Molecule: transfer RNA
Organism: Nanobdellota archaeon
RNA sequence: GCGUCGAUCGUCUAGUGGCAGGAUAAGAGCCUUCCAAGCUCUUGACCAGGGUUCAAAUCCCUGUCGACGCA
Numbered sequence: 001g002c003g004u005c006g007a008u009c010g011u012c013u014a015g016u017g018g019c020a021g022g023a024u025a026a027g028a029g030c031c032u033u034c035c036a037a038g039c040u041c042u043u044g045a046c047c048a049g050g051g052u053u054c055a056a057a058u059c060c061c062u063g064u065c066g067a068c069g070c071a
Stems, first nucleotide, its partner, number of pairs: 001070007010024004018054001026042005047063005
C1' cells in the first nucleotide's frame, strides 16, 4: 500500500429495513435481627460524516480505530 472482518448502555452480548433487547454493574425499595442471597422498579447505548428510502443499528460511500491475510 491492497483486501477481508469488526465497532451497540460502565462491561459482555442479541438484533438480515418498521418501538434498540438481555445479562452484569449502579441507584431505590421489599424480604432479613444484620449481611449475603432472592424478588420488584429505575437509570443508561447503535464509532464519525454523508447518501438511498415513507422509514437505516441494519443497505451504499468516505473517514477513524482494532483484528487477520497478502505484498